[in-house]
Context: one part of a larger RNA
RNA sequence: UGACGGGGGCCCGCACAAGCGGUGGAGCAUGUGGUUUAAUUCGAUGAUACGCGAGGAACCUUACCUGGGCUAGAAUGUAUAGUGCUACACGGUGAAAGUCGUGGUUCCUUCGGGACAUUAUACAAGGUGCUGCAUGGUUGUCGUCAGCUCGUGCCGUGAGGUGUUGGGUUAAGUCCCGCAACGAGCGCAACCCCUAUCCUUAGUUGCCAUCAGGUCAAGCUGGGGACUCUAAGGAGACUGCCUCCGCAAGGAGUGAGGAAGGCGGGGACGACGUCAAAUCAUCAUGGCCCUUACGUCCAGGGCGACACACGUGCUACAAUGGUCGGUACAACGGGUAGCGAACCUGCGAAGGUGAGCCAAUCCCUAAAAGCCGAUCUCAGUUCGGAUUGGAGUCUGCAACUCGACUCCAUGAAGCCGGAAUCGCUAGUAAUCGCGGAUCAGCCAUGCCGCGGUGAAUACGUUCCCGGGCCUUGUACA
Numbered sequence: 001u002g003a004c005g006g007g008g009g010c011c012c013g014c015a016c017a018a019g020c021g022g023u024g025g026a027g028c029a030u031g032u033g034g035u036u037u038a039a040u041u042c043g044a045u046g047a048u049a050c051g052c053g054a055g056g057a058a059c060c061u062u063a064c065c066u067g068g069g070c071u072a073g074a075a076u077g078u079a080u081a082g083u084g085c086u087a088c089a090c091g092g093u094g095a096a097a098g099u100c101g102u103g104g105u106u107c108c109u110u111c112g113g114g115a116c117a118u119u120a121u122a123c124a125a126g127g128u129g130c131u132g133c134a135u136g137g138u139u140g141u142c143g144u145c146a147g148c149u150c151g152u153g154c155c156g157u158g159a160g161g162u163g164u165u166g167g168g169u170u171a172a173g174u175c176c177c178g179c180a181a182c183g184a185g186c187g188c189a190a191c192c193c194c195u196a197u198c199c200u201u202a203g204u205u206g207c208c209a210u211c212a213g214g215u216c217a218a219g220c221u222g223g224g225g226a227c228u229c230u231a232a233g234g235a236g237a238c239u240g241c242c243u244c245c246g247c248a249a250g251g252a253g254u255g256a257g258g259a260a261g262g263c264g265g266g267g268a269c270g271a272c273g274u275c276a277a278a279u280c281a282u283c284a285u286g287g288c289c290c291u292u293a294c295g296u297c298c299a300g301g302g303c304g305a306c307a308c309a310c311g312u313g314c315u316a317c318a319a320u321g322g323u324c325g326g327u328a329c330a331a332c333g334g335g336u337a338g339c340g341a342a343c344c345u346g347c348g349a350a351g352g353u354g355a356g357c358c359a360a361u362c363c364c365u366a367a368a369a370g371c372c373g374a375u376c377u378c379a380g381u382u383c384g385g386a387u388u389g390g391a392g393u394c395u396g397c398a399a400c401u402c403g404a405c406u407c408c409a410u411g412a413a414g415c416c417g418g419a420a421u422c423g424c425u426a427g428u429a430a431u432c433g434c435g436g437a438u439c440a441g442c443c444a445u446g447c448c449g450c451g452g453u454g455a456a457u458a459c460g461u462u463c464c465c466g467g468g469c470c471u472u473g474u475a476c477a
Base pairs, nucleotide, nucleotide: 001477002476003474004473005472007471008470009469010468011467012466013465015461016460019424020423021422022421023420026315027314028313029312030311031310032309033308034306035305042053043052064301065300066299067298068297069296070295076124077123078122079121080120081119082118083117084116088103089102090101091100092099093098106115107114108113126290127289129288130287131286135284136283137279138278139277140275142273147186148185149184150183151182152181153162154161155160166177167176168175192267193266194265195264197235198234199233200232201231202230203229207224208223211222212221213220238261241255242253243252244251245250304443317417321376322375323374324373325372326371327370333364334363335362338357339356343352344351345350383414388409389408390407391406392405393404394403430453431452432451433450434449435448436447
């Protein structure tokens, strides 16, 4: 100087407390461990691995296994030499890859050759093989915590200190005051984006108040720019004003005004560094290793196994509910190898036909919870839907291993969950549906977004966890 303390002081954070909903019990989905296996490819492992890499494992992917092939190789370039066999068509063999055979014989030309293709030779190959403890790059975490440093000066023999401590204040090393310090940098904040209000400009594909036409109905038509909206620019919030407290910074107020008030809400943004943290399998790369194989092509299998254990979820155990009928209101998005209206067929998944739309125009698109009515009456049930049998639809070369969906039948466990444990402070939790990426299809209950309905509680900081500043002890570095 740090680090540590079941030392002290001060202060934060859904850290506790106060509340609400879960997990831990059940069934299923998914990841992991373990076991099994010819293989169950590899990585990730307290917090910071475990719906993680994977934003799509039937083949492909694919890296694994078994078997069948190739060896300058699956791709590309250069040099030399040769050929026009090759390409293409047909046939044999084969699971395919491949291999064997037959036919076939390119274009330009200054006739030297060139283009193209292929063969041989030689260079460069190839490796998801090892080392993340040789590395770059990228990422997690402490932590959006308020810290981490430097120049000069001063103090100290020196390590080092001071500044950065102190008194206040703040979300903040934020600002004020003081001070052997005076300044500065990286962080904080602001500048950026979305959102909440208003104004201006613009008015189609959006809108419809007034006028006219028109319909069973409908911005449907003429028209209009008012309104909504769209999307560009601007205004607006600064403790600016008032009262009180304070030297100031700042704080308090059911204050005024205002759409918004004291950082308005959300996002992007992550200091010096820590964990020899993660990744050689995104990529790049040193070293090492393989080179008729650890490379490469193909078929089939595996990554989907199952006594068991754990994590993350979904669905429930019902009456604030289930079922049936009627009826209302979104936002974000996506669409031409696509979205697909309307109509017809089918109980249905879907099929047939196919309008419109490269989309503020057409389509996906039905929002659901809600509201109105009917029914069930506390039961393993009209709860719950696992499992299984049968019959189908769709995608795709192909759904046996191993797809999703539909219909009929079947109707399991489960009556609110031990010890323990998680999330959340407001348009949040809870609850309800909708969209998208990936994608032929889909094991999505995942992930990333969107809107609808919409709470309870916070006395407080003694305690648990993590952190910041000062101080103290130390036989630790």
About this RNA
Predicted 3D model of a 477-nucleotide part of an RNA (small-subunit ribosomal RNA, 3' major domain) from a metagenome. The RNAcentral record of the full RNA draws on SILVA.